[in-house]
RNA sequence: UUUCCGAAGAGGUAAACCCAGGGUAACCUGGGGACACAAAGCCGAGGAUCCUGAUCAGUUUCAUGGGUGUCAGGAUGGCCGGGUUGGCGAA
Numbered sequence: 001u002u003u004c005c006g007a008a009g010a011g012g013u014a015a016a017c018c019c020a021g022g023g024u025a026a027c028c029u030g031g032g033g034a035c036a037c038a039a040a041g042c043c044g045a046g047g048a049u050c051c052u053g054a055u056c057a058g059u060u061u062c063a064u065g066g067g068u069g070u071c072a073g074g075a076u077g078g079c080c081g082g083g084u085u086g087g088c089g090a091a
Base pairs, nucleotide, nucleotide: 005089006088012037013036017032018031019030020029021028022027035078041084042083043082046080047079048076049075050074051073052072053071054070056069057068059066060065
């Protein structure tokens, strides 16, 4: 110095919820708040879940409608996997 690992110390982030704003929505931003987190820093063309739409394909209904699948767009990195960049140094 690097890898594995995660004691201590210095710190860091910020769930649910509330307020304000943006968005059709999922959700995001700011303030409060603190459930948790050794990457809960970043990356959304690996999977998964969620939202919107469809003049698409079946299904159910008298019909409206609902639900399933497919496709397109979007969201979630605090769902998992992966990539990448970091803090400290006990056993």

c-di-GMP-I riboswitch aptamer from a Desulfuromonadaceae bacterium, 91 nucleotides, folded computationally. The organism belongs to Desulfuromonadaceae, within Bacteria. The sequence was found by an Rfam model in a public genome assembly.